[in-house]
RNA sequence: UGCCCGAUGGUGUAAUGGCAGCACAAGUGAUUUUGGUUCACUCGGCCAAGGUUCGAGUCCUUGUCGGGCAA
Numbered sequence: 001u002g003c004c005c006g007a008u009g010g011u012g013u014a015a016u017g018g019c020a021g022c023a024c025a026a027g028u029g030a031u032u033u034u035g036g037u038u039c040a041c042u043c044g045g046c047c048a049a050g051g052u053u054c055g056a057g058u059c060c061u062u063g064u065c066g067g068g069c070a071a
Base pairs, nucleotide, nucleotide: 001070002069003068004067005066006065007064010024011023012022013021018054026042027041028040029039030038047063048062049061050060051059
């Protein structure tokens, strides 16, 4: 320098263009002599900007970051 892949709650991981789910973690409550376990509830997310579309996490363009390949 060129090409390819990826970016989703604190962490990991899903989602045919049609309500962003799940698990762990965290908080509150119940249970328990206490802790742990268990149960209920809550919190919290689509890398950024533009475009296409009735509708974008998903498609297109550009950028940022990370990884890989070639030179």
About this RNA: The RNA shown here (transfer RNA) has 71 nucleotides and comes from a Bacteroidota bacterium. Its mean pLDDT, the model's own confidence on a scale to 100, is 81. RNAcentral holds the sequence, with entries from ENA.